[in-house]
Molecule: small-subunit ribosomal RNA
Organism: Chloroflexota bacterium
RNA sequence: ACGGAGAGUUUGAUCCUGGCUCAGGAUGAACGCUGGCGGCGUGCCUAACACAUGCAAGUCGAACGAAUUGGCCGAUAGCCGAUAGCCGACAGCAGAUGGUUUGCCAUCAGCCAUAAGCGAUCAGCUAUCAGCCAGUUAGUGGCGCACGGGUGAGUAACACGUAGGUGACCUGCCCCGAAGAGGGGGAUAACUGCUGGAAACGGCAGCUAAUACCCCAUGUGGUCAGCAAUUCGUUUUGCUGAUUAAAGCUCCGGCGCUUCGGGAGGGGCCUGCGGCCGAUUAGCUAGUUGGUGGGGUAAUGGCUCACCAAGGCGAUGAUCGGUAGCUGGUCUGAGAGGACGAUCAGCCACACUGGCACUGACACACGGGCCAGACUCCUACGGGAGGCAGCAGUGAGGAAUAUUGCGCAAUGGGCGAAAGCCUGACGCAGCAACGCCGCGUGGGCGACGAAGGCCUUCGGGUCGUAAAGCCCUUUUCUGAGGGAAGAGGCAGGACAGUACCUCAGGAAUAAGUCUCGGCUAACUACGUGCCAGCAGCCGCGGUAAAACGUAGGAGGCAAGCGUUAUCCGGAUUUACUGGGCGUAAAGCGCGCGCAGGCGGUUCCGUAAGUUGGACGUGAAAUCUCCUGGCUCAACUGGGAGGGGUCGUCCAAUACUGCGGGACUUGAGGUCGGGAGAGGGAAGUGGAAUUCCCGGUGUAGUGGUGGAAUGCAUAGAUAUCGGGAGGAACACCAGUGGCGAAGGCGGCUUCCUGGCCCGCACCUGACGCUCAAGCGCGAAAGCGUGGGGAGCGAACGGGAUUAGAUACCCCGGUAGUCCACGCCGUAAACGAUGGGUACUAGGUGUUGGUGGUAUUGACCCCAUCAGUGCCGAAGCUAACGCGAUAAGUACCCCGCCUGGGGACUACGAGCGCAAGCUUAAAACUCAAAGGAAUUGACGGGGGCCCGCACAAGCAGCGGAGCGUGUGGUUUAAUUCGAUGCAACACGAAGAACCUUACCUGGGCUUGACAUGCUGGUAGUAGUGAAGCGAAAGCGGAACGAUCCCUCGGGAAGCCAGCACAGGUGCUGCAUGGCUGUCGUCAGCUCGUGCCGUGAGGUGUUGGGUUAAGUCCCGCAACGAGCGCAACCCUCGCCGUUAGUUACACGUGUCUAACGGGACUGCCGGUAUCAAACCGGAGGAAGGUGGGGAUGACGUCAAGUCAGCAUGGCCUUUAUGUCCAGGGCUACACACACGCUACAAUGGCCGGUACAAUGGGUGGCUAAGCCGCGAGGCGGAGCUAAUCCUCCAAAGCCGGUCUCAGUUCGGAUUGCAGGCUGCAACCCGCCUGCAUGAAGCCGGAGUUGCUAGUAACCGCAGGUCAGCCAUACUGCGGUGAAUACGUUCCCGGGCCUUGUACACACCGUCCUAAAAAGCGCCUGGCAGUCUAUUCGACUAGGAGGUUCAAAUCCUCCCUU
Repeated sequence: ACGGAGAGUUUGAUCCUGGCUCAGGAUGAACGCUGGCGGCGUGCCUAACACAUGCAAGUCGAACGAAUUGGCCGAUAGCCGAUAGCCGACAGCAGAUGGUUUGCCAUCAGCCAUAAGCGAUCAGCUAUCAGCCAGUUAGUGGCGCACGGGUGAGUAACACGUAGGUGACCUGCCCCGAAGAGGGGGAUAACUGCUGGAAACGGCAGCUAAUACCCCAUGUGGUCAGCAAUUCGUUUUGCUGAUUAAAGCUCCGGCGCUUCGGGAGGGGCCUGCGGCCGAUUAGCUAGUUGGUGGGGUAAUGGCUCACCAAGGCGAUGAUCGGUAGCUGGUCUGAGAGGACGAUCAGCCACACUGGCACUGACACACGGGCCAGACUCCUACGGGAGGCAGCAGUGAGGAAUAUUGCGCAAUGGGCGAAAGCCUGACGCAGCAACGCCGCGUGGGCGACGAAGGCCUUCGGGUCGUAAAGCCCUUUUCUGAGGGAAGAGGCAGGACAGUACCUCAGGAAUAAGUCUCGGCUAACUACGUGCCAGCAGCCGCGGUAAAACGUAGGAGGCAAGCGUUAUCCGGAUUUACUGGGCGUAAAGCGCGCGCAGGCGGUUCCGUAAGUUGGACGUGAAAUCUCCUGGCUCAACUGGGAGGGGUCGUCCAAUACUGCGGGACUUGAGGUCGGGAGAGGGAAGUGGAAUUCCCGGUGUAGUGGUGGAAUGCAUAGAUAUCGGGAGGAACACCAGUGGCGAAGGCGGCUUCCUGGCCCGCACCUGACGCUCAAGCGCGAAAGCGUGGGGAGCGAACGGGAUUAGAUACCCCGGUAGUCCACGCCGUAAACGAUGGGUACUAGGUGUUGGUGGUAUUGACCCCAUCAGUGCCGAAGCUAACGCGAUAAGUACCCCGCCUGGGGACUACGAGCGCAAGCUUAAAACUCAAAGGAAUUGACGGGGGCCCGCACAAGCAGCGGAGCGUGUGGUUUAAUUCGAUGCAACACGAAGAACCUUACCUGGGCUUGACAUGCUGGUAGUAGUGAAGCGAAAGCGGAACGAUCCCUCGGGAAGCCAGCACAGGUGCUGCAUGGCUGUCGUCAGCUCGUGCCGUGAGGUGUUGGGUUAAGUCCCGCAACGAGCGCAACCCUCGCCGUUAGUUACACGUGUCUAACGGGACUGCCGGUAUCAAACCGGAGGAAGGUGGGGAUGACGUCAAGUCAGCAUGGCCUUUAUGUCCAGGGCUACACACACGCUACAAUGGCCGGUACAAUGGGUGGCUAAGCCGCGAGGCGGAGCUAAUCCUCCAAAGCCGGUCUCAGUUCGGAUUGCAGGCUGCAACCCGCCUGCAUGAAGCCGGAGUUGCUAGUAACCGCAGGUCAGCCAUACUGCGGUGAAUACGUUCCCGGGCCUUGUACACACCGUCCUAAAAAGCGCCUGGCAGUCUAUUCGACUAGGAGGUUCAAAUCCUCCCUU
């Protein structure tokens, strides 16, 4: 300095295997929402699709002629003009002289100056001729156009990368060096004339120049040939011969030209090595491979041709097919790798598609040419033009990618001597959050914790110092002013009035997006109600959704945030680093074996691998480090480092290789022994089955769970004798033997393979493994021919069954057997490839050898080779393996990579066929799996229990009736309970009430509670008449109370507001309570121990018990909830007490407290433990009988209608009041009961004995009346006192005599009684009359094990009465049976299997069906179309070369 994280999802839970998914990074991106600024980058990934328009390659006049523009100049001629100058009239100025009228006149010279004239000279114009300068440029000529720019179609190739070679080559411009540039010639474009064509573009004739072209000379040199020397060589040197050059321009500085040598840079060609997929592509190749010779090229070469030879490539993957420009690098990764090859840079290829050459130093040429093709355009229809994969731009395609901008100022390029011109290269600007980087959207104080939102347990919490408010700042923004560097040296800057600087203003101009079930940071409310929707995986949503939608809040990132797509990572999930194959996917069925891989001991050599060093190279950019520049960063400059399976040289020699020598331990051989169902062939034996013949013999036999088909009086089966034939070999026989595996079993002989042991010797690494290949290979099957007893697919029949294409039975063909030939597969298994070595033991067994010992067979010890079991270490996910490894290592081979699709399709090979081998994809799932754990389950096993069965008794199911339920009906028949565990259940009492239902009529702060506000004095209360079914409406009249500070207040009433009310919904939101398994014996915990873990152990085991009750044992030791006991009651005794009862004494009885029973005692059994069996005593004996008491839990069991309660719903009604009705209906079905069907009975008469309870709005006596229900009556009793209260069955006597009856009592009629406001719907009772079904109950089913069942009555609760035959209790009489645990049901413990865990009412397979124009794949038939490839036929075009003819030119002759 660098440096490696995991999670979710299979299960009830666990560990493992294994796939899927997520968190990270990245992008030339796109889409959704949003968007302030700047810098630096980037921007058609699709249609190498088609392109309008403009621009992208020209330049040189100092190579040339010509044209043209401007200028200059000369000559001649003409015209026109100007001027210096000369001359100079008139006029003017002024002087002198003279005259003089001092007015003026005359003369003379001077000055100034003009016109005209002359005019050196100059300018212009016109015409002709000649020339010069500057510019422009169509043409000739030179250089450039082969660079720069674009694209990635093609290409799997020497295309690229890297390292080399070229003695087989080229190189314009540039640099260095040497030598040279003399003379001559003929054309041609432009131009002119004529002429064709619409155009594009030509044709003919004539003229002309050059740095254009040609010839001669010179020949430093070059080239060629020959000779000599030299060299490894086509090298080099020398000699001789042949041949071969040039161009000028100029501003006079120079620039060019020719030949040769060298250099630099560039290129051609060749070679080693490196980098994709497919074998369902295995053989490919005719110029193919090589040679000789010719041709061709700058150059090697089959590059091309002729001839000759028959080679060349390929499992180290040829050929063919698919895909792809390659690299520096980019992204990712700890790395190794994986994926990619935009921008930048190097190389290649291409330029509408295909082909071809020309020119040139370089091209087979993006903005050159020719031809063909497709397409587009122009046209006068004859013919022409074009190529954005240059920069912009357009259309199209697409999810998608920009301006028809500015400038040559810089950098670079072409031409030119230069100025300069050209340059969509390039420099800039524009558009785009497309990416990276930076900045900002304010900072400080600020509690009343504002308003508002949201939530709330209503207290509050939260948004939140957030806001407001006060103070401050100005990056950014707006305005104003200044204003660059970029230019070497004067000017010249597209960008640009940009960057930057200064000033002013004002918090001003600037925040979104995604998420909040787990993974994964972040939670509440409402809405919705398996809908709408979400979803990356697991999965959410069916009325209380943190998962959908919205809101509030929160979390993340931030000018962005999410989504989608793609790549790497995580994925050690292709494993080189770094995986596996007994059971999870995975060992070829077995052997032989070529290639290949690997290989014992020792010595010498070599130095290929290997190791070290040096040198070269590995372009720049990128990357890392250091250090600079933009305010920082992104970006960028400089330096260093890193980077190759590369090349060359030197060195080392341990190991491997190679060459050689030696050795014996690996391997093999010789000798001597040994065992064996090893293989092949031939022969042979007995038992048994079947068949045939004969005898005996008679009615069945055979077969099954039970039967039947079958066989049999035509004599079976059975039995005896004889015979035939085929197949298989009992006993021995054994986790014994042999074999490579498949496999091999009577005996004998022959042939033959392998193995083991022992002692010595021989060879001398000869070995191991093995892709391909070859061989063997159970059963079934196939071919040909035999054989055929038994067995026996198919098939026939009989059964079974709902069916039975099965299991069972009777038959029976192929086959099974033999010979020969195919097939080539199996759970071909030890689910375990082969070889070698090493690593504790114990115990069997087979074969051999040695030793000790023995009379001897044995036994014992050691060892080798096999074959089993147990086990240490170790391994393993566990199970397990454990010298016969699944341990520790090495070598070789085969195979695996989620499940299904699929041991499939297609293709190929093999096969007579059946089929086998090889072997996908689409599509689909979030798993599929392995081992082990706990349960549950089993028509698994073991042990045990229960009125569970069995043994019994009485019933139910049939009848009538009562009651409940279903169903139906109805205005309503209120609701709930629904297998056991609903159905005489809630309901221990529906005529009204109850009552929740229906109809109708009323009320609306309400029938009931609390609070607040206001009002009210004849107020509260009572309440007549009237209406009404009542409720209610109505209101005459009567008429109060408490406190008081005398104001009033309370209560009441009225009005209003909060609220009440709801048997409305949800028992699947709940509490509580209850049922059930089950009074079954279980359910757990702490600590310890075992196991990776779920979990186990304890709690299992041996006994025993009613019991996880107790004992013993034990890696367990203890403990808890249950069991038991403690509680109540009954039975015995005692004590105490005595209202009442009997009685006058105890005692009975009543009710309070005690005692008594504990396997305590004896005998036996037992581990002499627990305990069991028997016995004694005792009222009672092994829990004495009964009750109460119900573990952890299960059933989303039941109950919102008993109560409570969350949420929802309702509020002049789903509340509440009233009347009437209904809950009592009735073709039917079920459940629980009652009464019966009779003689163990009915009826009549007489007669005996209880207990529990209840009673004042009550029980009700005596007595009287009534046939009776009942009435009158009223004593007694608030109860051991009185009443209920006569108990009944029973017993005694009589009658009935087997019948629908003197059984049975339903039903109905009449007459009564009682309760009650009221018995119509709809009560009970009495009397008389009526007198139904029913003669013991199908399938099935219930209860009960002793004071029990059964039978008999009595009482109570509820209650006015009662539909009670129900329920809860009470007593009376009082049985039978239990061999036993096979079976049915339920349960407990242990164990076993499991693909079950919603747990067998489970899971799951197959088929069919349902909906859709569904999706995917294969096959067959036909139609159309496209691409690619191949074959063939016909035709066309161009280029090059050769030949001939023709033409042209030159020479000679004529």